Model confidence (mean pLDDT): 78 of 100. This is a predicted complex of two RNAs, RNase P RNA and transfer RNA, with 447 nucleotides together. Rfam match: Bacterial RNase P class A. Its family is annotated with ribonuclease P activity, tRNA processing and dimeric ribonuclease P complex in the Gene Ontology.
RNA sequence: AGAUGGCCGGGUGACCGCGGGCAGGGCAACCUGUUCGAGGAAAGUCCGGGCUCCACGGAAAGACGGUGCCGGUUAACGGCCGGCGGGGGCGACCCCAGGGAUAGCGCCACAGAAAUGACACCGCCACAGACUUUUGGGGUUUUGGCCCUAAAGGUCCGGCAAGGUUGAAAUGGUGCGGUAAGAGCGCACCGCGUCUCUGGCAACAGAGGCGGCACGGCAAGCCCCACCGGGAGCAAGACCAAAUAGGGAUGGCACCUGAUGUUUUCCGCAUCGCCGUCCGGGUCGGUCGCGUGAGGUGUGUGGCGACACACAUCCCAGAGGAAUGGUCAUCACUGCGCAAGCAGUACAGAACCCGGCUUACAGGCCAUCU
RNA sequence: GCCGGCUUAGCUCAGUUGGUAGAGCAACUGAUUUGUAAUCAGUAGGUCGCGGGUUCGAACUCCUGCAGCCGGCACCA
Numbered sequence: 001a002g003a004u005g006g007c008c009g010g011g012u013g014a015c016c017g018c019g020g021g022c023a024g025g026g027c028a029a030c031c032u033g034u035u036c037g038a039g040g041a042a043a044g045u046c047c048g049g050g051c052u053c054c055a056c057g058g059a060a061a062g063a064c065g066g067u068g069c070c071g072g073u074u075a076a077c078g079g080c081c082g083g084c085g086g087g088g089g090c091g092a093c094c095c096c097a098g099g100g101a102u103a104g105c106g107c108c109a110c111a112g113a114a115a116u117g118a119c120a121c122c123g124c125c126a127c128a129g130a131c132u133u134u135u136g137g138g139g140u141u142u143u144g145g146c147c148c149u150a151a152a153g154g155u156c157c158g159g160c161a162a163g164g165u166u167g168a169a170a171u172g173g174u175g176c177g178g179u180a181a182g183a184g185c186g187c188a189c190c191g192c193g194u195c196u197c198u199g200g201c202a203a204c205a206g207a208g209g210c211g212g213c214a215c216g217g218c219a220a221g222c223c224c225c226a227c228c229g230g231g232a233g234c235a236a237g238a239c240c241a242a243a244u245a246g247g248g249a250u251g252g253c254a255c256c257u258g259a260u261g262u263u264u265u266c267c268g269c270a271u272c273g274c275c276g277u278c279c280g281g282g283u284c285g286g287u288c289g290c291g292u293g294a295g296g297u298g299u300g301u302g303g304c305g306a307c308a309c310a311c312a313u314c315c316c317a318g319a320g321g322a323a324u325g326g327u328c329a330u331c332a333c334u335g336c337g338c339a340a341g342c343a344g345u346a347c348a349g350a351a352c353c354c355g356g357c358u359u360a361c362a363g364g365c366c367a368u369c370u
Numbered sequence: 371g372c373c374g375g376c377u378u379a380g381c382u383c384a385g386u387u388g389g390u391a392g393a394g395c396a397a398c399u400g401a402u403u404u405g406u407a408a409u410c411a412g413u414a415g416g417u418c419g420c421g422g423g424u425u426c427g428a429a430c431u432c433c434u435g436c437a438g439c440c441g442g443c444a445c446c447a
């Protein structure tokens, strides 16, 4: 200078105050005493569970959502531990959504010859083939010209993919041989694929043989494979239950007039009133759910570890959304100041509970390692 | 407390198999007019809320972590 893991995150005393429990006093309001009273993240609500209600004959499949190297741990997990593989760092160590691209579909803009049914722009190329230019030689002919032949060149057809050019990515890489030029065309090494053996529970690693390369990338695109998942959430839900209004049953009074409906009308029929008692639902409100729990601390044992087991000990916030604080003294640290002294003490605050992850966090301490 | 949704220019909004971000209004400049408005022509304006990842390449209805804003919820017999 750095890496990893863990811990603290103001201390002590006095006084005043707030919320809960318990005890005592008081008819009651309340008073007195005693005891307890935020966090490592109480946060975000991102995962996983407990608990509660709803749905559902069991199981499986499908749909939808999630997870994804291997093994372990756990109530469970996408967490954690150990290992494997890949990448980074001189190193301690760190990072990785890390199954499948020969099941299928889709995409790969621009550029580039070509982006997946591979392909041929520049370029390289011998013999032979077609056409043709120039030059030389020969034959024939009066000349023009025609024919044969040699060399050099051009176009087409053909061979190649080494080199150039584009791109994020170009169909194995390097070397030697080989060839007209080239090419896994052949060989050696490396890479890749595949088979066998050995080690390992496994992921995987090592060794040997074979294959001449056939198989580009993207699955945090659809998808395939394996595994997991019923839905909602404490404003879940359960119990007690006022007044008023309304419902039902029943008793009494009135059962006259009237209204409404049926009907063209009349007759007839049905309904509509007041007072009391009882019943059920249920609003306001109250109680429970609600803190003894996958609990904390210590010791021991097993395990590399996550963790598990045994023993001992402790009870340790809790509501209404609201309490959990303040002042002084002193100490510690930081800043300012010559000094006296002054100012400040991170992030943040429970709300059914628990295990994780993520995010925020002034400063300080410890251990191990490079 | 619990459960959902949205962030693109100054404002209101578009933006699909991921491939150089647009529209209307507003702003500015010029023309027209004696001048203004309206009209016409043109111009500028974007960390796509922020960070990280996957990918050659991300505003993406690809993934993930934060931030801000908005909405809903007991019972109702």
Base pairs, nucleotide, nucleotide: 001370002369003368004367005366006365007364008363010331011330012329013328014327015326016325018037019036020035021034022033023032024031025030039347043358044357046356047355048354049353050352051233052232053231054230064229065228066227067226068225069083070082071081072080073079084098085096086095087094088093099224100223104222105221106218107217108216121164122163123160124159125158129156130155131154132153133152134151135150136149137148138147139146140145172190173189174188175187176186177185191213192211193210194209195208196207197206198205199204237288238287239286240285247279248278249277250276251275252274253273258272259271260270261269262268295314296313297312298311299310300309301308302307332345333344334343335342336341371443372442373441374440375439376438377437380395381394382393383392389426397413398412399411400410401409419436420435421434422433423432